[in-house]
RNA sequence: AUGCAGAUUGGGCAAACUGCGUGAAAGCGCAGGACGCAAAACCACGGGUCUAAAGAUUCUUUCUAUGAUAGCCGGGUUGCCAAC
Numbered sequence: 001a002u003g004c005a006g007a008u009u010g011g012g013c014a015a016a017c018u019g020c021g022u023g024a025a026a027g028c029g030c031a032g033g034a035c036g037c038a039a040a041a042c043c044a045c046g047g048g049u050c051u052a053a054a055g056a057u058u059c060u061u062u063c064u065a066u067g068a069u070a071g072c073c074g075g076g077u078u079g080c081c082a083a084c
Stems, first nucleotide, its partner, number of pairs: 006081001012037002017032006035071001041077003045074003048069003055063002
């Protein structure tokens, strides 16, 4: 230095919920707040899941992503510490 692994150090992020905003919705942003996370940092490439405005339709129904989810999984990229 690298790999595996995750004891340790300094720390990091932030679920639910609440308030405000935004969006058709799912959701997202900011503030508070911590359930947890060794990548819970970034990327929508593959799968899954959520929503259904517009469009279509067997028509007050159903289908569908161009929308979303990275804290669903896989994959890619990058980072801190440093025992075994």

Predicted 3D model of an 84-nucleotide RNA (c-di-GMP-I riboswitch aptamer) from Paenibacillus sp. UNC496MF. Of the family's consensus pairs, 95% are formed in the model. The organism belongs to Paenibacillus, within Bacteria. The RNAcentral record of the sequence draws on Rfam. The coordinates come from a structure-prediction model, not an experiment, and the mean pLDDT is 87.